A computed fold for a 531-nucleotide part of an RNA from a freshwater metagenome, annotated as small-subunit ribosomal RNA, 5' domain. The full RNA is in RNAcentral, with records from SILVA. Rfam family: Bacterial small subunit ribosomal RNA.
Context: one part of a larger RNA
RNA sequence: GAGUGAACGCUGGCGGCGUGGAUUAGGCAUGCAAGUCGAACGAUACCGCAAGGUAUAGUGGCAAAAGGGUGCGUAACGCGUGAGCAAUCUACCUUUAAGUGGGGAAUAACCCUGGGAAACCGGGGCUAAAACCGCAUAUGACCACGGCUCGGAAUCGAGCUGUGGUAAAAGACGGGGACCGCAAGGCCUGUCGCUUAGAGAUGAGCUCGCGUCCUAUCAGCUUGUUGGCGGGGUAACGGCCCACCAAGGCUUUUGACGGGUAGCUGGUCUGAGAGGAUGGUCAGCCACAUUGGGACUGAGACACUGCCCAGACUCCUACGGGAGGCUGCAGUCGAGGAUCUUUUGCAAUGCCCGAAAGGGUGACAAUGCGACGCCGCGUGUGCGAUGAAGGUCUUCGGAUUGUAAAGCACUGUCAGCUGGGAGGAAUCUCUGGAGGCUUAAUAAGCUUGCAGGGUGACAGUACCAGCAGAGGAAGCCACGGCUAACUCCGUGCCAGCAGCCGCGGUAAUACGGAGGUGGCAGGCGUUACUC
Numbered sequence: 001g002a003g004u005g006a007a008c009g010c011u012g013g014c015g016g017c018g019u020g021g022a023u024u025a026g027g028c029a030u031g032c033a034a035g036u037c038g039a040a041c042g043a044u045a046c047c048g049c050a051a052g053g054u055a056u057a058g059u060g061g062c063a064a065a066a067g068g069g070u071g072c073g074u075a076a077c078g079c080g081u082g083a084g085c086a087a088u089c090u091a092c093c094u095u096u097a098a099g100u101g102g103g104g105a106a107u108a109a110c111c112c113u114g115g116g117a118a119a120c121c122g123g124g125g126c127u128a129a130a131a132c133c134g135c136a137u138a139u140g141a142c143c144a145c146g147g148c149u150c151g152g153a154a155u156c157g158a159g160c161u162g163u164g165g166u167a168a169a170a171g172a173c174g175g176g177g178a179c180c181g182c183a184a185g186g187c188c189u190g191u192c193g194c195u196u197a198g199a200g201a202u203g204a205g206c207u208c209g210c211g212u213c214c215u216a217u218c219a220g221c222u223u224g225u226u227g228g229c230g231g232g233g234u235a236a237c238g239g240c241c242c243a244c245c246a247a248g249g250c251u252u253u254u255g256a257c258g259g260g261u262a263g264c265u266g267g268u269c270u271g272a273g274a275g276g277a278u279g280g281u282c283a284g285c286c287a288c289a290u291u292g293g294g295a296c297u298g299a300g301a302c303a304c305u306g307c308c309c310a311g312a313c314u315c316c317u318a319c320g321g322g323a324g325g326c327u328g329c330a331g332u333c334g335a336g337g338a339u340c341u342u343u344u345g346c347a348a349u350g351c352c353c354g355a356a357a358g359g360g361u362g363a364c365a366a367u368g369c370g371a372c373g374c375c376g377c378g379u380g381u382g383c384g385a386u387g388a389a390g391g392u393c394u395u396c397g398g399a400u401u402g403u404a405a406a407g408c409a410c411u412g413u414c415a416g417c418u419g420g421g422a423g424g425a426a427u428c429u430c431u432g433g434a435g436g437c438u439u440a441a442u443a444a445g446c447u448u449g450c451a452g453g454g455u456g457a458c459a460g461u462a463c464c465a466g467c468a469g470a471g472g473a474a475g476c477c478a479c480g481g482c483u484a485a486c487u488c489c490g491u492g493c494c495a496g497c498a499g500c501c502g503c504g505g506u507a508a509u510a511c512g513g514a515g516g517u518g519g520c521a522g523g524c525g526u527u528a529c530u531c
Stems, first nucleotide, its partner, number of pairs: 001531004006527005013377006019370002026333003030330003035062003040059002043056005069288003078212008088204002093200008101135001103133002110125006141166011171192006179186002213260003220250003225247004230242003263285004267278004290311005313324004343366003349363001350361004380410004390401004414472001416467005424458001428454005434448004475520005480501003486515005496503002
């Protein structure tokens, strides 16, 4: 000199954009943060003459593994980078091929009833499904035993083929001319769904090369340890696990093992660079979710607002037993030098569910608070010398403050008041009508133009115009040298200053005050830390 997630002191007008619990991964009152689907299902209530509609506890599906938080742990294939998987999985999505036949037994809700303070639990009876279970079928898939072709870096891989075996499915909502049927419907058709298999996309898992802090006052470490055979387990390789066998494996300055510290990176700060320091906000990866352990469900978790067990803590209790987990958003206590609103909205962007309308979303968009930072603007402009008064200094002549003020003439930013007023909103959504696709069909459905309507939290905001009037808006630090800026008074090695050198013991440009001056300015200084 530059910088900071800063803090403290004095001071403080406005706006824009950012940013704000760095310490106790300490404890938490309260509210909210993950739902949705009635076009999967039965049921109940309500509205309606009916057709039908609305609401939803329960069964069922999808989601809840995302989004959001924090940095405890971790010196590790954790991260970064580059490769590999002939050792792997992948819901939803796209695409290709084939299929979607025919049956059965339950169970919640509900009704009856019992136990319990509660949380909740039990018994009997009825019922539905795209819930559950057999059977059929098998394009292809998988398994066993064969054959052939091609390829490879070994184990082997890809493709074709023969025989035998194994395993599947579910319906829903619309529309409709002929035909059947009393009707429901069959039947035809559209959309969505379901099953099997292949490919893609996306996401994930595993392996390896290289890189990744300090310490030798840590020099030897290791028994599932190192390897093999066989098995188990996994989506998958593997001591990942197990039995048996062998006795190996790592390391000695290229630092094993141990100890300390630490999330890693893109980046950020500094520096001419090399380098040094750092990893807050944003983005990628990892780890964690009261502490420790465990599995279940599922395509995916060993799961922050799921389950079970144990511990600590808090709460309820009828003492028998139960409930809870803010390192989500706000907020509170504590500790601390120190870090915000218990706000608004789903209007936009995105995500989940839904055929859609739509619903949800403390993600997000906004708002509030803090000079915490950066940037912009203002606190007036021009003229104005009897160089007024006052202050300060004085050699008493004057000098300086100083065109500074007053005065005169103007301007109108910001703030104030009044009025007007976008854009964020369409490629979203609804209605009508036209063309195209599909179809037996001018129906339904899908799609492309057109016309009309609807949707804004911020917020009557940005912006524009008008009104009034210099009116409401400047401080902080320094002045011995380094280092720009000097005098007077007070004090008298005292009180005090100080980054270093050093000032102060009676004329202190160094202490305290004043005038003046210098510097920066909505800030200025100090402290801490980094280069």